Transfer RNA from Hydra vulgaris, 73 nucleotides, folded computationally. The RNAcentral record of the sequence draws on Rfam.

[in-house]
């Protein structure tokens, strides 16, 4: 160059076109402990990568764009 594929909370993941974007660890708070740690509840915290399309209605379909990945050569 080419083909393919990924982008969603601070990390890592789930998500048939329609409810408030799941869940694990991470943090913050309360219980617990003389303390800390486990553990047990509770909360914050997401412009789902950017623009535009398509729809009544888009993370999720489509065209563009960007950045990362594997494979070829």
């Nucleotide at each position: 160059a080419g083909u393919u594929c990924c982008a969603u909370a601070g990390u890592g993941u789930a998500g048939u076109g329609g409810u408030u974007u799941u869940c694990a660890c991470g943090u913050u708070c309360g219980c617990c402990u003389a303390a800390c740690a486990c553990g047990c509840g509770a909360a914050a915290g997401g412009u789902c990568c950017c623009c535009g399309g398509u729809u009544c209605g888009a993370g999720u379909c489509c065209g563009g764009g960007u950045g990362g990945a594997a494979c070829u050569a």
Rfam family: tRNA. Its family is annotated with triplet codon-amino acid adaptor activity in the Gene Ontology.